[in-house]
Model confidence (mean pLDDT): 83 of 100.
This is a predicted structure of a 72-nucleotide RNA (transfer RNA) from a Candidatus Moraniibacteriota bacterium.
It was read from a public genome assembly.
Its Rfam family is "tRNA".
The organism belongs to Candidatus Moraniibacteriota, within Bacteria.
C1' cells in the first nucleotide's frame, strides 16, 4: 500500500428497509429465621462519526475513526 470482517444497553449478543430487543449485571418487591437460588417489576441506547439513497435507515451506498485478520 491492497483486501476481508467487526462496532447496537454496564457486559455478551440478536435484530438485514416499517414502534430498537434478549440474557447477565444493577435497583425495588416477593419467598426465607437469614443468605444464596428461584419468582415478579422497574430502570438503562446519539444503533462508532459525517454525508447520501428512500415516504421511511441499526439495516442499503460513500468517506472517516477504532479493533481483528490476510496478502505484499
Nucleotide at each position: 500500500g491492497g483486501g476481508u470482517c467487526c462496532a447496537u444497553a454496564g457486559c455478551u449478543c440478536a435484530g438485514c428497509g416499517g414502534c430498537a430487543g434478549a440474557g447477565c449485571a444493577c435497583u425495588c418487591g416477593g419467598c426465607u429465621c437469614a443468605u444464596a437460588a428461584c419468582c415478579g417489576a422497574a430502570u438503562g441506547g446519539u444503533c462508532g462519526c459525517a454525508g447520501g439513497u428512500u415516504c421511511g435507515a441499526u439495516c442499503c451506498c460513500u468517506g472517516c475513526u477504532g479493533g481483528a485478520c490476510c496478502c505484499a